[in-house]
Order: sequence, then C1' cells, then structure tokens
RNA sequence: CCGGCGUAUGCGGGAGAACCGGUCACACCGGUGCCGAAGGAGCAACCGCCCCGGAAACUCUCAGGCCCAAGGGACCGCAACGCAGA
Repeated sequence: CCGGCGUAUGCGGGAGAACCGGUCACACCGGUGCCGAAGGAGCAACCGCCCCGGAAACUCUCAGGCCCAAGGGACCGCAACGCAGA
C1' cells in the first nucleotide's frame, strides 16, 4: 500500500402486506384478514475447541408492520474509526 474482520458512527440505496364499520378522517376504536427485512423464537445443511456449542435471507409470527407521507428497516455500497495479519 492492497486486501480481511468489526461498528455506538456519517452518507446513499432499501421490499412486502387489507377490507368493512364507527368516523370529516391517511388520526383513533372495533371485527376479520394479511406481511416479514428491526428484534425474538424454532428446525437445520454445515462448522468447531465435538460431554457440548455456533449456526440462515429457511420456518413461526410473540413483538413489529399493512392507503400516502413520516418513521423504522435486514442487507448492499462508500467513508471514518478500531482490531488482527502479511
């Protein structure tokens, strides 16, 4: 210097899913239904230091969400910072 790993950070991208009624209602409430990419949980290929443990974007929907906007948003890219290695 190029790469690797990490995140309490900054910037950009970022999906899915309803109707009816009470109502002036994109708010709130009720009924029923739906979504999965915060989080959580389950199974498991696989992996390991193999008594045991780590494990998904799969599965379940507890939570959360379901007109628009806002917000949130796994993950991806760039940067910054840190760590390790060469």